[in-house]
RNA sequence: GCGGGGGUAGUUCAGUGGUAGAACCUUAGCCUUCCAAGCUAAUGACGUGAGUUCGAUUCUCAUCACCCGCU
Numbered sequence: 001g002c003g004g005g006g007g008u009a010g011u012u013c014a015g016u017g018g019u020a021g022a023a024c025c026u027u028a029g030c031c032u033u034c035c036a037a038g039c040u041a042a043u044g045a046c047g048u049g050a051g052u053u054c055g056a057u058u059c060u061c062a063u064c065a066c067c068c069g070c071u
Base pairs, nucleotide, nucleotide: 001070002069003068004067005066007064010024011023012022013021018054026042027041028040029039030038047063048062049061050060051059
């Protein structure tokens, strides 16, 4: 330099145009003599900028950081 891949919650991952979910973690409550375990609830996210569309995490373009391959 060229090509490819995935960027979503604190972490690991779903989500192929119509109000973004799960598990673990954290916090609070319940339970327990206490702790652990268990139950319930809460907090919290679409890398960035444009475009298409009535509507974009999703489609297109650029860009940023990361991973892989080629040279």